[in-house]
Context: one part of a larger RNA
């Protein structure tokens, strides 16, 4: 000088974009954040429909003339249902491993680069080629009993499915075998032909054309596991670590490759070019300094990673050892009939703590982007967006032009007079901004209906016109040197100043105040950090 996720003093007018718990990975009220699919399935209830009955009713009708029958409607009940719309506890199907949040751990099981997989797996999506036959037995859900404060947890009898099990059928797949091309050679790997084993499936809706789902099966794309070189802080006041430890057989084991695991064998491996140990540390694209080198640094944003009240575990799946799922065990919080249960904000907001220090319990799902769905469409604190804060960048503004009797007031004085100073005052102009009125968007297209119509949280917002009138809009720090800017009073080694040097002890240009004057300005000083 620059830079900050900045605090802290004094002062603050507008917009624009951005950023905001760096401390306590400390504890949390309360709401909300992951739902969805009735075009998979059986109930169920509602609306509509119909059938009977009952009760109001009384168009008519009969004849004894006051009494019988008696449609239409309305209202209530009971049942049926092939129908039709709605809602949805339950079974199923996707999802819930995305997204969002932390940086606790971690010095290599992590990150960068860069290869490798001949040692691997991939839902949904595209694409190849074939397929969907045929039976079965349950089981919530309704009903019903039982225990329990409650969380719930259980028994009895019934039921259907795109759940759930059996048969069939099957190739180029996928396994073993036998024969052979070829490549590499240490196992092998890629192909061709043969035979033999084992192995699948579900329907929906439907304008009858279709569509939408299912099975197996080739290539892909996208994800992801593993593996290998190098590179990645300080510390020798840390010099020796190691016994599944290093390697080899052979077995399990996983998707896969490997002491991953296990028997056996053999005695290896690493280490002054830092092992092992102990401290710090998520890591990078970037960032910030600097002419580069370099140093420092890793907040926002992206990419990996690790982590979810602490430890440990598996489970279901295509994928988790799984934030807002389960199981045990601990610490804390709550409820309780004391028998026993409920919970995890490092997801938005918000609340205590804690600290120099960090925001609204907001507004929509209009866009985007995610789940589901044939779809309308639901959910979506992700997102869009509004609000707070001069915390940070940047833009605008507080008025221009004229104006000397150089006004009055302060300040200073050599008392002549200088200075504040064109400053003001005054004439003459303009209206950004803020105010006030009017008018108003793009952001919308898919998507519904059919040729039209309808969708915006943000917002009556930006913009755009028009009024009025200089009107409402300027402080911070510094003036002894470094360093731009002086004087007068007060003070008298006192009070105080200060980054160094250093000033104050009776004429202080360095304390305090007033005039003057210098810098930067909605800021301006401090303080802390890097370079």
């Nucleotide at each position: 000088g620059a830079a900050c996720a900045a605090a802290c003093g004094c002062u603050g007018g507008c917009g624009g974009c951005g950023u905001g718990c760096c401390u306590a990975a400390c504890a949390c009220a309360u709401g909300c954040a992951a739902g969805u699919c009735g075009a998979g399935c059986g109930a169920u209830c509602c609306a509509c429909g119909u059938u009977u009955c009952c009760u109001u009713g009384g168009c008519g009708a009969g004849c004894u003339u006051g009494c019988u029958c008696a449609a239409a409607a309305a209202g209530g009940a009971a049942g049926c249902a092939u129908u039709u719309g709605g809602a949805u506890a339950g079974c199923g199907g996707c999802g819930a491993a995305c997204g969002g949040g932390u940086g606790a751990g971690u010095a290599a099981u992590g990150u960068g680069u860069g290869g490798g997989u001949a040692a691997u797996c991939u839902a949904c999506c595209c694409u190849u080629a074939a397929g969907u036959c045929u039976g079965g037995g349950a089981u919530a859900a309704c009903c019903u009993g039982u225990g329990g404060a409650a969380a719930c947890a259980u028994g009895g009898a019934c039921u259907a499915a795109u759940a759930c099990c059996g048969g069939a059928u099957a190739a180029u797949g996928c396994c073993u075998c036998u024969u052979u091309g070829a490549g590499a050679u240490a196992a092998c790997u890629c192909g061709a032909a043969g035979a033999g084993a084992a192995g699948a499936a579900a329907g929906g809706c439907u304008u009858c054309g279709g569509c939408c789902a299912c099975u197996u099966u080739u290539g892909g794309a996208u994800g992801a596991g593993c593996c290998c070189a190098c590179a990645u802080c300080c510390u020798a006041u840390u010099a020796g670590c190691u016994u599944g430890u290093u390697g080899g057989u052979g077995a399990g084991g996983u998707a896969a490759a490997a002491g991953c695991u296990c028997a056996c064998c053999a005695a290896g491996g690493c280490g002054a070019u830092g092992a092992u140990g102990g401290g710090u540390a998520g890591c990078c694209g970037g960032u910030c300094u600097g002419a580069g080198a370099g140093g420092a640094u890793g907040g926002u944003c992206g990419g990996c990673c690790a982590c979810a009240c602490u430890g440990g575990g598996a489970c279901u799946g295509a994928g988790a050892c799984a934030c807002g799922g389960c199981c045990c065990a601990g610490a804390c919080u709550c409820c309780u009939a004391c028998g026993g249960g409920a919970g995890g904000c490092a997801g938005c907001a918000g609340u205590g703590a804690g600290g120099a220090a960090u925001u609204u319990u907001c507004c929509g799902c209009a866009a985007u982007g995610g789940g589901c769905g044939a779809a309308a469409g639901c959910c979506u604190g992700a997102c869009g967006g509004a609000g707070c804060a001069a915390c940070g960048c940047c833009g605008c503004g507080u008025g221009g032009a004229g104006g000397a009797u150089g006004a009055a007031g302060g300040u200073u004085u050599u008392c002549g007079a200088a200075u504040u100073g064109u400053a003001a005052a005054c004439u003459c102009c303009u209206u950004u901004u803020a105010g006030c009125a009017g008018g108003g968007a793009u952001g919308a297209a898919g998507c519904c209906u059919u040729a039209g119509g309808g969708u915006g949280a943000c917002a009556g917002u930006a913009c755009c016109u028009g009024c009025a009138g200089a009107a409402a809009a300027a402080g911070c720090c510094c003036c002894g040197g470094c360093c731009a800017a002086c004087u007068a009073c007060g003070u008298g080694c006192c009070a105080g100043c200060a980054g160094c040097c250093g000033c104050g002890g009776u004429a202080a240009a360095a304390c305090g105040u007033g005039g003057g004057g210098g810098g930067c300005g909605a800021g301006c000083g401090u303080u802390g950090u890097u370079c």

A computed fold for a 531-nucleotide part of an RNA from an uncultured bacterium, annotated as small-subunit ribosomal RNA, 5' domain. RNAcentral holds the full RNA, with entries from ENA, Greengenes and SILVA.